The prediction has a mean pLDDT of 85. c-di-GMP-I-GGC riboswitch aptamer from a Gammaproteobacteria bacterium, 80 nucleotides, folded computationally.

[in-house]
RNA sequence: ACCGAAAAAGGCAAACCCGUCGCGAGGCGGGGACGCAAAGCCACCGGUCCCGAAUCUGCGGGACAGCGGGGCCGCCGGAU
Numbered sequence: 001a002c003c004g005a006a007a008a009a010g011g012c013a014a015a016c017c018c019g020u021c022g023c024g025a026g027g028c029g030g031g032g033a034c035g036c037a038a039a040g041c042c043a044c045c046g047g048u049c050c051c052g053a054a055u056c057u058g059c060g061g062g063a064c065a066g067c068g069g070g071g072c073c074g075c076c077g078g079a080u
């Protein structure tokens, strides 16, 4: 560097509910597990969504890393 079939040590936590912050998309904490081998981190590219101004296709600001790509780092095992 490649792979994730089986196993072990562990990890994360969708929907939903409660609290809280935010105009909102959503964030955070608790409960809860649908799933995840990067569901660890980063808005760089595409995408989706929100707010504002604008008015026909663009502008400004923001959210999502559990939508895809990319970058960085990494546990266990396999095989060389």
Stems, first nucleotide, its partner, number of pairs: 002078003011036002016031006034066001040072003044069003047064006
It was read from a public genome assembly, where an Rfam model found it. Rfam family: c-di-GMP-I-GGC riboswitch aptamer. Rfam links the family to the GO term cyclic-di-GMP binding. NCBI's taxonomy places the organism under Bacteria, Pseudomonadati, Pseudomonadota, Gammaproteobacteria.